[in-house]
A computed fold for a 72-nucleotide RNA from an Acholeplasmataceae bacterium, annotated as transfer RNA. It matches the Rfam family "tRNA". The family's RNA type in Rfam is transfer RNA. Rfam describes the family as follows. Transfer RNA (tRNA) molecules are approximately 80 nucleotides in length. The organism belongs to Acholeplasmataceae, within Bacteria.

RNA sequence: GGGCCUAUAGCUCAGCGGUAGAGCCACCGGCUCAUAACCGGUUGGUCUCUGGUUCGAUCCCAGAUGGGCCCA
Numbered sequence: 001g002g003g004c005c006u007a008u009a010g011c012u013c014a015g016c017g018g019u020a021g022a023g024c025c026a027c028c029g030g031c032u033c034a035u036a037a038c039c040g041g042u043u044g045g046u047c048u049c050u051g052g053u054u055c056g057a058u059c060c061c062a063g064a065u066g067g068g069c070c071c072a
Stems, first nucleotide, its partner, number of pairs: 001071007010024004018055001026042005048064005
């Protein structure tokens, strides 16, 4: 210098055009003499940034930034 992958909740990840979700964690409650386990519930998001397409973008397009891999 060139190419590819990737960025979504505190963590690990779904979601491929139409109200952003799961598990774990945290918190509250149930159960128990108590703790763990188990059961129920709750909180938590500028979907990395900028611009474009669209009635509508996490999703499609262009660029930037961070991370990973490969080639030179």